[in-house]
The part of an RNA shown here (large-subunit ribosomal RNA, domain I) has 529 nucleotides and comes from a Betaproteobacteria bacterium.

Context: one part of a larger RNA
RNA sequence: GGCUCACGGUGGAUACCUUGGCACACAGAGGCGAUGAAGGACGUGGUUACCUGCGAUAAGUCUCGGGGAGCUGGAAACACGCUUUGAUCCGGGAAUUUCCGAAUGGGGCAACCCCUAGAACGGCUAUCUGAAUACAUAGGGUAGCUCGAGCCAACCCAGCGAACUGAAACAUCUUAGUAGCUGGAGGAAAGGAAAGUAAAAACGACUCCCUAAGUAGCGGCGAGCGAACGGGGAUAAGCCUAAACCGAUGUUCUCGAACAUCGGGGUUGUGGGACAGCAACGUGGACCUAUGAAGUUAGGAGAAGCGCUUGAAUGGCGCGCCAUAGAGGGUGAAAGCCCCGUAUCCGAAAAUGGAUUAGGCCUAGCUGUAUCCCGAGUAGCACGGAGCACGUGAAAUUCCGUGUGAAUCCGCGAGGACCACCUCGUAAGGCUAAGUACUACUGUGUGACCGAUAGCGCAACAGUACCGCGAGGGAAAGGUGAAAAGAACCCCGGGAGGGGAGUGAAAUAGAACAUGAAACCGUGAGCUU
Numbered sequence: 001g002g003c004u005c006a007c008g009g010u011g012g013a014u015a016c017c018u019u020g021g022c023a024c025a026c027a028g029a030g031g032c033g034a035u036g037a038a039g040g041a042c043g044u045g046g047u048u049a050c051c052u053g054c055g056a057u058a059a060g061u062c063u064c065g066g067g068g069a070g071c072u073g074g075a076a077a078c079a080c081g082c083u084u085u086g087a088u089c090c091g092g093g094a095a096u097u098u099c100c101g102a103a104u105g106g107g108g109c110a111a112c113c114c115c116u117a118g119a120a121c122g123g124c125u126a127u128c129u130g131a132a133u134a135c136a137u138a139g140g141g142u143a144g145c146u147c148g149a150g151c152c153a154a155c156c157c158a159g160c161g162a163a164c165u166g167a168a169a170c171a172u173c174u175u176a177g178u179a180g181c182u183g184g185a186g187g188a189a190a191g192g193a194a195a196g197u198a199a200a201a202a203c204g205a206c207u208c209c210c211u212a213a214g215u216a217g218c219g220g221c222g223a224g225c226g227a228a229c230g231g232g233g234a235u236a237a238g239c240c241u242a243a244a245c246c247g248a249u250g251u252u253c254u255c256g257a258a259c260a261u262c263g264g265g266g267u268u269g270u271g272g273g274a275c276a277g278c279a280a281c282g283u284g285g286a287c288c289u290a291u292g293a294a295g296u297u298a299g300g301a302g303a304a305g306c307g308c309u310u311g312a313a314u315g316g317c318g319c320g321c322c323a324u325a326g327a328g329g330g331u332g333a334a335a336g337c338c339c340c341g342u343a344u345c346c347g348a349a350a351a352u353g354g355a356u357u358a359g360g361c362c363u364a365g366c367u368g369u370a371u372c373c374c375g376a377g378u379a380g381c382a383c384g385g386a387g388c389a390c391g392u393g394a395a396a397u398u399c400c401g402u403g404u405g406a407a408u409c410c411g412c413g414a415g416g417a418c419c420a421c422c423u424c425g426u427a428a429g430g431c432u433a434a435g436u437a438c439u440a441c442u443g444u445g446u447g448a449c450c451g452a453u454a455g456c457g458c459a460a461c462a463g464u465a466c467c468g469c470g471a472g473g474g475a476a477a478g479g480u481g482a483a484a485a486g487a488a489c490c491c492c493g494g495g496a497g498g499g500g501a502g503u504g505a506a507a508u509a510g511a512a513c514a515u516g517a518a519a520c521c522g523u524g525a526g527c528u529u
Base pairs, nucleotide, nucleotide: 001528002527003526004525005524006523007522008521009520016479017478020450021449022447023446024445025444026443027442028441029439030438031151032150039100040099041098042055043054044053046078047077050074051073061094062093063092064091065090066089070082071081105114106113107112115118121148122147123145124144125143126142127141128140129139155186156184157183158182159181160180166173170220196203197202207234208233209232210231211230217225218224238431239430240429241375245264246263247262248261249260250259251258252257269409271374272373273372274371275368276367277366278365284362285361287360288359289358290357295352296351297350299346300345301344305319306318307317308316309315320337321336322326328340329339330338380404381403382402383401384400385399386398390416411426412425413424414423415422466473467472486513489500490499491498492497
């Protein structure tokens, strides 16, 4: 020096555990904000660095309920105190709520400064003024109104809108109307009551799912893109206007009337309505006013076990009991009967919630045909584009730009160029629940989900420490014990650390603390060079 064995050190793998995550289901909620939000700064405790709570009334104030013995947050300790005259705690309501922040009197390097102490800005209403330019309009002034502004995870609608990539290169094409940016809204949004879909038969608003179907098609007919009808389901709901005509008021007036506003009327495609005549009081409603149920926001009652063993019993042994409760968790090992609970039953002063009911309001018909009405710079067309699964194609249908420009029911549109026949519908105004999408947030529950290099980046004082000028990036770090009973006292030492003593079931559980693998480092013994 090597090998083997034993015993240690170091190290923190492994198995075990779980305070934390992940995913989903059901229900709730789907917003907050000028009555000042979200988010912060600074304060606030007897002692108080941090977190939490709170706001100069500052770990809190008042009130109404619940609850029933301790309390004085995490968090020990000391001190002062509170509490059956009901504290702490839990829930409803109220008060206070510094400064910054949309931040809004002015300023500003946010949490600060200044003053005359203020709705700053926009909008709306009223009113006074008032250009180019005559009437006017724009603009300006004054007064009034908290109507807007900002924040927020996804879902939704709209406007703008890539590239990498694929095509084995690349340009049309694709990626993709995606990402991104912007505007707007709601608890959903959008869409929606046929100028529809069909095909000789019919259906009857819209939305969503399954299918049709990777079909018909589109496509440097490449890569790829990719329907609809129909069928089966979910859910179901239909309405209001414009016009004709009548009336009122006002303005203009050639006194014929025209126009404007309001009220009545009217809303349809077996065409409807006006108009003329006849008849009529029922059904429903998404609206308004009252009413205010269940539920929600604290809670309450709730059965049945002892002995021996053990450090400790829930295990074993012995003998019992409850069960509309043998879900689950805790307790010194494994508990239906020890504790919290569970099954079952009960409960609200206040707030919320809106079911239901009542009233109001609105809401149907039949016949006739002479005249009138039935949404205009619209439909259509030409050109240029976009969107439709559809790349200009034979390219309909839809939308936009420029130009042109109809008809009024004997009308007009569509049925994939176009024409005829036939069929279907009735554009150029508007509203509409449900079925559908999502989950930052609240509650409950579940898991052939994870178990500390996993699971969220974060089980822990984490978006922290740290890095970066900045946008931004972004960790590591869990486990003594049943209970601190956390080692009084003595000894060595400056201390660190250790040896006794003591606690404990255990201290090789001693705080660098459960288990304690390997690499790596030692000590001892044996063998060997």

RNAcentral holds the full RNA, with entries from ENA.